[in-house]
RNA sequence: GGUGGCGUAGCUCAGUUGGUUAGAGCGAGGGACUCAUAAGCCCUAGGUCGGAGGUUCGAUUCCUCCCGCCACUA
Numbered sequence: 001g002g003u004g005g006c007g008u009a010g011c012u013c014a015g016u017u018g019g020u021u022a023g024a025g026c027g028a029g030g031g032a033c034u035c036a037u038a039a040g041c042c043c044u045a046g047g048u049c050g051g052a053g054g055u056u057c058g059a060u061u062c063c064u065c066c067c068g069c070c071a072c073u074a
Base pairs, nucleotide, nucleotide: 001073002072003071004070005069006068007067010026011025012024013023019057028044029043030042031041050066051065052064053063054062
C1' cells in the first nucleotide's frame, strides 16, 4: 500500500429487514435489612450510538469520505 472486520454508558457487550422511551451484566452512588460487615434485595445517575456529509417524512441502523483499533495480505 491492498482487502476485510470493529467503534453504542467508566468496563465487557447486545440491539438494528429504518419508526415508539437506546438496553443488559459488571462497576459507581443511595436505601432498606443487620449489633456490625459482607452477600443477596430495592432504587438512582451516567450515552453528541467515533466525526462530517448524503438519501429519507424519519438514520445507532442505508450510502460516501475521514479518524482510530484489529486481522489477513504484498